[in-house]
The part of an RNA shown here (small-subunit ribosomal RNA, central domain) has 349 nucleotides and comes from an uncultured marine bacterium. The RNAcentral record of the full RNA draws on ENA, Greengenes and SILVA.

Context: one part of a larger RNA
Order: sequence, then structure tokens, then C1' cells
RNA sequence: CUGGGCGUAAAGCGCGCGUAGGCGGUCUAAUCAGUCGGAUGUGAAAUCCCUGGGCUUAACCUAGGAACUGCAUCCGAUACUAUUAGACUAGAGUAUCGAAGAGGGAAGUGGAAUUCCAGGUGUAGCGGUGGAAUGCGUAGAUAUCUGGAGGAACAUCAGUGGCGAAGGCGACUUCCUGGUCGAUAACUGACGCUGAGGUGCGAAAGCGUGGGUAGCAAACAGGAUUAGAUACCCUGGUAGUCCAUGCUGUAAACGAUGUCAACUAGCUGUUUGGAACUUUAGGUUCUGAGUAGCAAAGCUAACGCAAUAAGUUGACCGCCUGGGGAGUACGGCCGCAAGGUUGAAACUC
Repeated sequence: CUGGGCGUAAAGCGCGCGUAGGCGGUCUAAUCAGUCGGAUGUGAAAUCCCUGGGCUUAACCUAGGAACUGCAUCCGAUACUAUUAGACUAGAGUAUCGAAGAGGGAAGUGGAAUUCCAGGUGUAGCGGUGGAAUGCGUAGAUAUCUGGAGGAACAUCAGUGGCGAAGGCGACUUCCUGGUCGAUAACUGACGCUGAGGUGCGAAAGCGUGGGUAGCAAACAGGAUUAGAUACCCUGGUAGUCCAUGCUGUAAACGAUGUCAACUAGCUGUUUGGAACUUUAGGUUCUGAGUAGCAAAGCUAACGCAAUAAGUUGACCGCCUGGGGAGUACGGCCGCAAGGUUGAAACUC
């Protein structure tokens, strides 16, 4: 290199956009670069192979042939690939009319609850646990009523429901804004797919600066438990959780399943469009786009997957190659740091 793989055994980058590159729909014509055929030249000799010959055989030596799968030039072939020119509409995009949605950003508003503050009523407990204690309370708590402050989260609706590339998104209103789907078939006419580098987004925790802080709560303190208890339980409680802005760039970032396209029995639900029929409580049939449960063929080591494939194929990228050492060391790059990324070896089984 060929070959074999990547749901769970090692292995799909967390997810997009996109450069180079790779690959690319239908028809016609031209060219003949790739491709194919023929010819000529060359491809030293020896070696290898075949048929003979010579040493008594053999090794060895030797003659002839074949081969040297290559390169160059010339003459042809034109299906495919390529290039050029022209055309097409089934891919892709645009347009028009509709549809659904916690998609994103900003501003404003709302009610329930917790806590705190002020006042009223009221009196001895409250709280907490397996049981207690720490704690709070006669300086009047808990309970209850009224008023106020402030922060955070949005019960019910709520659904193997919806939207988003992923992370993720859930009160209401307004403004700005992205994508998707259906119908029509008017327009463009292959404008496409993938994508090394690159670049953007990226939960939580963490970091910088400035705010904010109701509840919760690492650290910490106390009370218990216990042989001990640096825990589990309880009472407190600071970072943090929240906002603005900048970094970090990682997760069991999971469907542990890369993206795109085509094809391959059925059945049942659900979300959201369209069409026809019917008689309209609505239903039936057909047809798109999602999403979920079974199941045939097929696949799979099995489990299982099964039109949302892990089936049958094609295009392109990424990744794997025994366990430990180790996602460590060293070096590079990135970061304020924490650390991230790239990523070995000795040794050992």
C1' cells in the first nucleotide's frame, strides 16, 4: 500500500458555515487530454523463464528464444471521463399565496409563593428529627390580618407535543429578526453534494470588571450520629446561582448512531399543511412534512435495527488497530488563571 472496521467490543470531530481538494443531472455537437487498439524505435549484457549443447551427473559453463509488464513518436477508435460550444428541467434556488411553532434579540407589564420591614390581634412556645440537640422566642416569636420592599422562577395549560444546526428554548404584550412546511408551477437554468486547513456558535462549573442578592447553597461554623464521622441527618451560612460586558471551549456535548442522495412488504397512534368525496356531532379516501410504537425481508456476535435502518447502494469527510503506563511527559499553539488542544516512549502483562 492492499485489506478490515466505527449503536453497545478500539473507533463519528459537540454543532454549523465554508476555502482548497474530491465527486457531480438530461440531450446534441466538436476536440481527442485521460482511456483503448496497431505500428516503429528503445528497453545494454548478465540474471529469471523455456528449449538445446558441454564437463561421467549436478552445481556450474554455454547457444538460441521468450520476457523486460516501461518510455517516446506516429497512425487510428470515440462508448465513458475530461474540455469547449449550444440546449433542457426531474437536482438546487427564486417568486406568489397560505400554515404552525417555549427559534433568536430588545423593551415593558403581571399574578401566586418564599424572605424581610412596619402596624394590629394574641400568648408560650416555635422549629427540627429515626430520636434529639444546636437555633428562634416574654426585648412578645410561631400563628393570623393589613400595608410595604426586593430578588429570582414562571404552577395549571403540558403532551414518547412544538421549535432550533447543536448547546438549548416555557407567564403575558409590543417591536426587530432567522429558519421550516404546504399549494401554485410563473422565473433562473446544474447555480449542486461533501469539506483537510480556516472560521463562527457552543450546557454547567470556573475566571476578570461593574452591579445585584429573595430563595437555594460548594467552602466554613455549630448540633447530632458514630469506635472515629474531615460524611449521610439538623440549625446557620460565604462564594456562586441573577444582570451587563469580556474570557474559558469542555460534558454520558448521547440516538453513545457524521453529512447528502437514491431504492426496498405492511399495521397503529400523534403534530402540522393540502386535495377529493360525503352529509356536516363529523367521517372516509388520497397526498406532503415531522414525530412515536410494532413488525416482514434483509442485516447483526448477540442485544437489537427495521423507509427517522444498524437493510441495499453511491459521494465526501472524520476516526480505530491489545490492556496498563496515559489523554500522562516533553515540545508547539491557545488561555489572566484554572486549564484546553496536539500527543509519545521506556517499562510491564